c-di-GMP-I-GGC riboswitch aptamer from Anaerobacillus sp., 87 nucleotides, folded computationally. Taxonomically the source falls in Anaerobacillus (Bacteria, Bacillota, Caryophanales, Bacillaceae). Its Rfam family is "c-di-GMP-I-GGC riboswitch aptamer". On this family, see Weinberg et al., Proc Natl Acad Sci U S A 2017: "Bioinformatic analysis of riboswitch structures uncovers variant classes with altered ligand specificity". It was read from a public genome assembly, where an Rfam model found it. The model forms 95% of the base pairs in the Rfam consensus.
């Protein structure tokens, strides 16, 4: 360094509930634990979610397209990091 124990010290927190922000997706806080060895940070590439504004059609309400919105607990990339058995 790779690697990752039925090790140690600690950490994070899915669903769901409540409050709040948001057009939505979703975020934040508290409760709560399904899980996680980077489930730490960055939307940089891909994927996925949403569709307010916009455009087109419709013709007054819908449909389609489409991030400038989101997702780091989808994958990759970049940066940083605790512990140390076996190999």
């Nucleotide at each position: 360094u790779c690697c990752g124990a039925u090790a140690a010290u600690g950490g994070c927190a899915a669903a769901c509930u409540u409050a709040u922000c948001g057009a939505a997706a979703g975020g934040u806080a508290a409760g709560g634990a399904c899980g996680c060895a980077a489930a730490g940070c960055u939307g940089c590439g891909g994927g996925c979610c949403u569709a307010a504004a916009g455009u087109a059609c419709u013709a007054u309400u819908g449909u389609a397209c489409a991030a400038u919105g989101g997702u780091a607990g989808c994958c990759g990339a970049g940066c940083c990091a605790c512990c140390g058995a076996a190999g």